[in-house]
RNA sequence: GCCAACAUAGCUCAUCUGGUAGAGCAUCGCAUUCGUAAUGCGGAGGUGGAAGGUUCGAGUCCCUCUGUUGGCU
Repeated sequence: GCCAACAUAGCUCAUCUGGUAGAGCAUCGCAUUCGUAAUGCGGAGGUGGAAGGUUCGAGUCCCUCUGUUGGCU
């Protein structure tokens, strides 16, 4: 230098052909216990890497950029 994949909650990841974004762990509250852990119930937490385009509507499609990983040279 070229090619490809990936970037979504604090962490690990879903979201099948575009239609108001979810789970597990972690965190907070309550219940249970003499107390803690475990367990059960509930809550909070994301302008989906950045800018632009298409569309009535974009995490999803298109272009550019940034970063990470892998391959080639």
Transfer RNA from Treponema sp., 73 nucleotides, folded computationally. The sequence is in RNAcentral, with records from ENA. The organism belongs to Treponema, within Bacteria. Model confidence (mean pLDDT): 82 of 100. Its Rfam family is "tRNA". Rfam's curators write: Transfer RNA (tRNA) molecules are approximately 80 nucleotides in length.